[in-house]
RNA sequence: AUCUUAUCGAGAGUAAGCAGAGGGAAUUGGCCCUGUGAAGCUUCAGCAGCAGACCUUAUGCGGCACUGUGCUAAAUCCAACAAGAGAAAUCUUGAAAGAUGAGUC
Numbered sequence: 001a002u003c004u005u006a007u008c009g010a011g012a013g014u015a016a017g018c019a020g021a022g023g024g025a026a027u028u029g030g031c032c033c034u035g036u037g038a039a040g041c042u043u044c045a046g047c048a049g050c051a052g053a054c055c056u057u058a059u060g061c062g063g064c065a066c067u068g069u070g071c072u073a074a075a076u077c078c079a080a081c082a083a084g085a086g087a088a089a090u091c092u093u094g095a096a097a098g099a100u101g102a103g104u105c
Base pairs, nucleotide, nucleotide: 003103004102005101006100007099008098013044015043016042017041018040022033023032024031027080028079029078030077045072046071047070050068051067052066054063055062076097081094082093083092084091085090
């Protein structure tokens, strides 16, 4: 990497240094962020609670945040595939794809 599975409308940085033009997964169409400094790297801080550990227990619920991850603009920024509702704009639901954890290999 592939596969399986759970979650994805909450939350958390005007942070510091280097850097110097892009970024928001892919394609398309939008819409946003960005020299008042994008991406990337490093440090600190924070949010959360997937796995392990610890505590508690009805061995359920729960707690903790020690360890391993993860995350810190906008719903996974919105939509594009299908179904339903509607005169239409549009709305609802489900897929597909993606992200993260755990497992398999």
Description: This is a predicted structure of a 105-nucleotide RNA (SAM riboswitch aptamer (S box leader)) from Alkalibacterium subtropicum. Rfam family: SAM riboswitch aptamer (S box leader). Rfam's curators write: The SAM riboswitch is found upstream of a number of genes which code for proteins involved in methionine or cysteine biosynthesis in Gram-positive bacteria. Taxonomically the source falls in Alkalibacterium (Bacteria, Bacillati, Bacillota, Carnobacteriaceae).